[in-house]
RNA sequence: GACUUAUCAAGAAAAGCUGAGGGAUAUGGCCCGAUGACGCUUUAGCAACCAUCCUUCGAGGAACGGUGCUACUUCCAUCCCGGUUAAACGGGAAAGAUAAGAG
Numbered sequence: 001g002a003c004u005u006a007u008c009a010a011g012a013a014a015a016g017c018u019g020a021g022g023g024a025u026a027u028g029g030c031c032c033g034a035u036g037a038c039g040c041u042u043u044a045g046c047a048a049c050c051a052u053c054c055u056u057c058g059a060g061g062a063a064c065g066g067u068g069c070u071a072c073u074u075c076c077a078u079c080c081c082g083g084u085u086a087a088a089c090g091g092g093a094a095a096g097a098u099a100a101g102a103g
Base pairs, nucleotide, nucleotide: 003101004100005099006098007097008096013043014042015041016040017039021032022031023030026078027077028076029075044070045069046068049066050065052062053061054060074095079092080091081090082089
């Protein structure tokens, strides 16, 4: 890397360094970005997947540990089904991200 399961409409910032692109991949959009994006470091915070504790044992609660995360629904769509004159719209899949497990 591949495999299995679960979740993905919520939530959460600053400072320093760097210096031009970035938002997973390809395409089309739409956004962010020298008023410094993206990335790295530090601190802070969010959350509750694993572990721990409590419990009225409920899909409840806490939050010290292990991850993770902190623009836009996984930013939207592109594949299938329904729907429509065509759209709009709805559902599903694929792919992706995170966690845990197995190997």